[in-house]
RNA sequence: CACAUACCUCAGGGCGGGGUGAAAUUCCCCACCGGCGGUAUCUCCGGCAACGGAGAAGCCCGCGAGCGCCUGCCUAUGGCAGGGUCAGCAGAUCCGGUGAGACGCCGGAGCCGACGGUGAUAGUCCGGAUGAGAGAGGUGCUAC
Numbered sequence: 001c002a003c004a005u006a007c008c009u010c011a012g013g014g015c016g017g018g019g020u021g022a023a024a025u026u027c028c029c030c031a032c033c034g035g036c037g038g039u040a041u042c043u044c045c046g047g048c049a050a051c052g053g054a055g056a057a058g059c060c061c062g063c064g065a066g067c068g069c070c071u072g073c074c075u076a077u078g079g080c081a082g083g084g085u086c087a088g089c090a091g092a093u094c095c096g097g098u099g100a101g102a103c104g105c106c107g108g109a110g111c112c113g114a115c116g117g118u119g120a121u122a123g124u125c126c127g128g129a130u131g132a133g134a135g136a137g138g139u140g141c142u143a144c
Stems, first nucleotide, its partner, number of pairs: 005140006016030004031124002033113002035063004042055005058111002066089002068086001069083006093109005115127003
């Protein structure tokens, strides 16, 4: 001293006001929120400079959880365990400006959000979940 290996830790936010109603944090009006990695004409820090470091996209690329599906078991319209994308579901952006170059910057206007539950339809409430996990960090050990 490693993208090897073992272990440990961490790893999601948001309904406030008004209206209708028997009933709504679920509908309507206003409001609020934005996981992880990548990219980078932006920002900050260091440097005389070359350059280095850090941060920066919900809707660009990819990933994760969830549903479905498949397999196994069971006391079987269901439950539990496993597989991990398996032909399935898995969201959403434009316009103007600057510029050599922008779906990322500046300005503006939009749009999106698993499943189950519920006195009434849920991104925000309750539940699976004290779960899982993209990944992030740390410690040890060792190869070269």